About this RNA
This is a predicted structure of an 89-nucleotide RNA (c-di-GMP-I riboswitch aptamer) from a Syntrophomonadaceae bacterium. The source organism's lineage runs through Bacteria, Bacillati, Clostridia, Eubacteriales and Syntrophomonadaceae. Of the family's consensus pairs, 100% are formed in the model. Its Rfam family is "c-di-GMP-I riboswitch aptamer". Rfam links the family to the GO term cyclic-di-GMP binding.

[in-house]
RNA sequence: CCUGAUAAAAGGCAACCCUUCCGAAAGGAAGGCACGCAAAGCCAUGGGUCUAAAGUUCGGAAACGAACCAUGAUCGCCAGGCCGCCUGA
Numbered sequence: 001c002c003u004g005a006u007a008a009a010a011g012g013c014a015a016c017c018c019u020u021c022c023g024a025a026a027g028g029a030a031g032g033c034a035c036g037c038a039a040a041g042c043c044a045u046g047g048g049u050c051u052a053a054a055g056u057u058c059g060g061a062a063a064c065g066a067a068c069c070a071u072g073a074u075c076g077c078c079a080g081g082c083c084g085c086c087u088g089a
Stems, first nucleotide, its partner, number of pairs: 012037002017032006035076001041082003045079003048074003055068005
């Protein structure tokens, strides 16, 4: 120096839940907390999953109800892309 896999060390993130706010909802943000995570850093590009406001259709006198559907969401669902700390046998 390269390969390899993560022992160690320094740290990092923060599930669920609670409070407040945003949102039609899924969900997101801030604070507390610590389930866990070697990318649980970032990106919605391909899938998957969640929601269904608006829209369309159906029923109804109407109120309303039902079905379909992302342009919404999820990177702590998978894949892919980009960046990144340390490095013993």